A computed fold for an 83-nucleotide RNA from a Gammaproteobacteria bacterium, annotated as c-di-GMP-I riboswitch aptamer. Its mean pLDDT, the model's own confidence on a scale to 100, is 84.

RNA sequence: ACUUGAUAACGGCAUACUCAUCGCGAGGUGAGGACGCAAAGCCAUCGAUCCGGGUAUGGAUUCCGGACAGCGAGGCUACCGGG
Numbered sequence: 001a002c003u004u005g006a007u008a009a010c011g012g013c014a015u016a017c018u019c020a021u022c023g024c025g026a027g028g029u030g031a032g033g034a035c036g037c038a039a040a041g042c043c044a045u046c047g048a049u050c051c052g053g054g055u056a057u058g059g060a061u062u063c064c065g066g067a068c069a070g071c072g073a074g075g076c077u078a079c080c081g082g083g
Stems, first nucleotide, its partner, number of pairs: 002083004012037002017032006035070001041076003045073003049067006
């Protein structure tokens, strides 16, 4: 440097749910709490999913904006051990 992750070690993160708070909403933030995670660290580039709005009589298609990194792909960075 590359690759890999167990029956190790030091640790780390925090699902659902609850309370408070922000938001039209999806959802976010803080505290509690742990289902799990070897990148469950960071990034909204591409899909998927979800929310708000527009257009067509309605639906679908479609357009605009938003959410989501613990859905998948991709990019960047990283502890320890094995090869």

NCBI's taxonomy places the organism under Bacteria, Pseudomonadati, Pseudomonadota, Gammaproteobacteria. It matches the Rfam family "c-di-GMP-I riboswitch aptamer". Gene Ontology term of the family: cyclic-di-GMP binding.